The prediction has a mean pLDDT of 86. Large-subunit ribosomal RNA, domain IV from Candidatus Dojkabacteria bacterium CG_4_10_14_0_2_um_filter_Dojkabacteria_WS6_41_15, 352 nucleotides, folded computationally. Lineage of the source: Bacteria > Bacteria candidate phyla > Candidatus Dojkabacteria. It matches the Rfam family "Bacterial large subunit ribosomal RNA".
Context: one part of a larger RNA
């Protein structure tokens, strides 16, 4: 000189940087005083204000007595220690919560209602749970899970249970479509398995009969194909379902400037997106136009809607409180910086 930990700074104060990372304010205790909002509980230690050592001196509680009163009391004289608090004056220092320990604040926006949970060992979150709502299953030897089975859990429970799926406080609300797939119920009539099996065709041929024979006709019995008919769930069908997988258009004309298009026509579909939110954790285009804030903003908020490709329990909007969340602004405060310097230790070189 470099590295590590620690402390101080002249002016200014974030100009640093993806970003106040990081460090500095604050910080216990009394006191006075506290907003928007709110589920009325909070918010809230909201926010902001001041106080304090130490000496001195002063101040009544209390008792005892009378009064009034039924009684708690309430008023009135006396009066012995004590003097915490409290009250006024005063002393000293830069400085009194005298060191150490001890919240930095506020206003905005998204997500999650909230306490919890979680990738021991790179991700603590918006993800899981979560109370609560809802669907479907289950009448009990329950459903359902395990186990070849006995058997066991479910439960020494019994639909206010019990198992599953989903959504996730709460308030407002959850729209249209059952054509497709799923699930459910129905059974008229199609259609359909294995086994069944009349009848039919091959092949083989015992017996009989002809015939001298060669051979020819009989045709059980066996093989071996093919089969009328008589059949069950399924599908086919009809019916219902959406907090069940899912899915919820095009094209064109029109108002007395223009523009717009409340109305009309047309195809096409099961039905065309409904309330709501909207350039969003969703928007390519885009740094979308406007205002807001800044001297200057691709960021931020609040508006507009042309939603590339929102949208209603794969929930739609909002929402007090919570959050080591995630953006954005202000105060304060700072060696983050302008720009740097000093120092306490240690390290690391060098030397042994």
């Nucleotide at each position: 000189c470099u590295c590590c930990a620690g402390a101080u700074u002249a002016a200014g104060g974030a100009a640093u940087u993806c970003g106040g990372c990081a460090a500095a304010u604050u910080g216990a205790c009394c006191u006075c005083g506290u907003a928007a909002c709110u589920u009325c509980g909070g918010g809230a230690u909201a926010a902001g204000a001041g106080g304090g050592g130490c000496c001195u001196a002063g101040c009544a509680c209390g008792g005892a007595c009378g009064u009034a009163g039924u009684a708690a009391u309430a008023c009135g004289u006396c009066u012995a220690c004590u003097g915490a608090u409290c009250u006024a004056g005063g002393c000293u220092g830069c400085a009194a919560a005298g060191a150490a320990u001890a919240g930095g604040u506020u206003c905005g926006g998204g997500c999650g209602a909230c306490u919890g949970u979680u990738u021991a060992c790179c991700u603590a979150a918006a993800a899981c749970a979560c109370a609560a709502g809802u669907g479907c299953c289950u009448g009990c030897a329950a459903a359902c899970u395990c186990g070849c089975a006995a058997g066991a859990g479910g439960a020494a429970g019994u639909a206010u249970a019990g198992g599953u799926g989903c959504u996730g406080a709460c308030a407002c609300c959850u729209g249209c479509c059952c054509a497709a797939u799923g699930c459910c119920a129905g059974u008229a009539g199609g259609u359909u398995a294995a086994a069944g099996a009349a009848g039919g065709g091959g092949g083989u041929g015992a017996u009989c009969c002809c015939g001298c024979a060669a051979g020819g006709g009989u045709g059980a019995g066996c093989c071996u194909c093919u089969g009328a008919c008589a059949u069950a769930a399924g599908c086919c069908c009809u019916g219902g379902u959406g907090a069940a997988u899912g899915g919820c258009g095009g094209c064109u004309g029109u108002a007395a400037c223009u523009c717009u298009g409340a109305c009309g026509g047309u195809c096409c579909u099961a039905a065309g997106g409904u309330a709501g939110c909207g350039u969003a954790a969703c928007c390519c285009c885009u740094u979308g136009u406007c205002a807001c804030a800044u001297a200057a903003u691709u960021a931020g908020u609040g508006a507009c809607c042309u939603g590339c490709a929102u949208g209603a329990a794969a929930g739609g909007u909002g929402u007090a409180a919570c959050g080591a969340c995630u953006u954005g602004a202000a105060c304060u405060c700072u060696g983050u910086c302008u720009u740097a310097a000093u120092c306490u230790g240690g390290a690391a070189a060098c030397c042994g």